[in-house]
RNA sequence: AGCUGGCCAGGCAGUCGCUGCGCGUCAUGUGCGCGUAGAGGAAAGUCCGGGCUCCGCAGAGCAGGAUGCCGGUUAACGGCCGGACGCCGUGAGGCGAUGGAAAGUGCCACAGAAAACAUACCGCCGAUGGACUGGCUGUUCUGUCCGCAAGGGUGGAAGUCGGGAACAGGCAAGGGUGAAAUGGCGAGGCAAGAGCUCACCGCGCUGGUGGCAACAUCAGUGGCAGGGUAAACCCCAUCCGGAGCAAGACCAAAUAGGCUGACCAUGACGUUGCUCGCGUCGUCAGCGGGUAGGUUGCUUGAGCGUCAGGUAACGAAACGCCUAGAGGAAUGACUGUCCACGACAGAACCCGGCUUAUCGGCUGGCUUCA
RNA sequence: GCGCCCGUAGCUCAGUAGGAUAGAGCGGCGGUUUCCUAAACCGCAGGUCACAGGUUCGAAUCCUGUCGGGCGUA
Repeated sequence: AGCUGGCCAGGCAGUCGCUGCGCGUCAUGUGCGCGUAGAGGAAAGUCCGGGCUCCGCAGAGCAGGAUGCCGGUUAACGGCCGGACGCCGUGAGGCGAUGGAAAGUGCCACAGAAAACAUACCGCCGAUGGACUGGCUGUUCUGUCCGCAAGGGUGGAAGUCGGGAACAGGCAAGGGUGAAAUGGCGAGGCAAGAGCUCACCGCGCUGGUGGCAACAUCAGUGGCAGGGUAAACCCCAUCCGGAGCAAGACCAAAUAGGCUGACCAUGACGUUGCUCGCGUCGUCAGCGGGUAGGUUGCUUGAGCGUCAGGUAACGAAACGCCUAGAGGAAUGACUGUCCACGACAGAACCCGGCUUAUCGGCUGGCUUCA
Repeated sequence: GCGCCCGUAGCUCAGUAGGAUAGAGCGGCGGUUUCCUAAACCGCAGGUCACAGGUUCGAAUCCUGUCGGGCGUA
């Protein structure tokens, strides 16, 4: 100068209040007195996961949703721990929705020849083929001219040797476009080129070794097997019944008949997408009327600490500890004093996580530089 | 408690199966016109697409997490 984990969250004293519980007391009032306990690391957001409670005990299929490397942990999880791989960082470390693109469909603007069954703008070649053109042919054929003839001159065909601008054609190395161009790079090869061939790298397949596995590594082999996108649809694997303490239970009080509508067993309703299955049967909805007071659920819990074990998350047995429980809703106000001058913020059925807010302080481990 | 939706210029809204300068109306500013104003005409400015991160070649749009607001229901 950084990286990473853990902990604390103003202290002390006094006065007056508030809520629960215990004891005492009387005039039995939700009185008074005394004692005792009284917010958090996030109580928050309600983003996940469970407990608990009820519904039809939750059965089947479809739809829908969530998750997505491997192993472990746990009541469960999308959390946590450990590991693998990829990227970033000199490093300690950090980040990662990290299954499938040869199951199928879609999309890839502009630019560019071409954006996916390939193709060819500039460019390279022009081997091969045809035409053009130059040379040669002394024992090839032939037209024409000269010559009595022998022969000679000149041209054509055919053959052969070249030449170069272009054509058919070959190529994808190079240029250019793009986020992305049909493996990379070097050598050989070739008319020029190209996995065409070879070495190395990458990739696919097969086998061996190590590892529970993800994966790593080695050997062989293939001659490249066909771009990207799945936080596009989708496919694959795993998981998910619904509702929520205003759940629900009990006591007390009140009671009311009535009116309207729907459907009547191929129907209605039953906890909330659909179908089947299951249950109930006069059921549902609306209008109007009555009663709307109390108790419980409620805090002892997958709890915390010590501790065997485990790299760790976690955690057996044993021992020890008790830590708010309101119901218009308590946990506050004032004074003094000290210091580092005090942040974010307030339980409402309960837990495990995540995320977000947060003045500052203490502390463990580690890295880099001097 | 549960369920759903929204956030784009000063205001009201487009744009959402991704494609490059994000538009429209009203409003604002400047000018023309008028004696002046209004209207009309011409021109201009004004946007962290609520915020942060990610996916992608590319994000207002897709995904995740926050922040703010609204609606329904018991």

About this RNA
This is a predicted complex of two RNAs, RNase P RNA and transfer RNA, with 444 nucleotides together. It holds a member of the Rfam family "Bacterial RNase P class A". Gene Ontology terms of the family: dimeric ribonuclease P complex, ribonuclease P activity and tRNA processing. Rfam's curators write: Ribonuclease P (RNase P) is a ubiquitous endoribonuclease, found in archaea, bacteria and eukarya as well as chloroplasts and mitochondria. Its mean pLDDT, the model's own confidence on a scale to 100, is 77.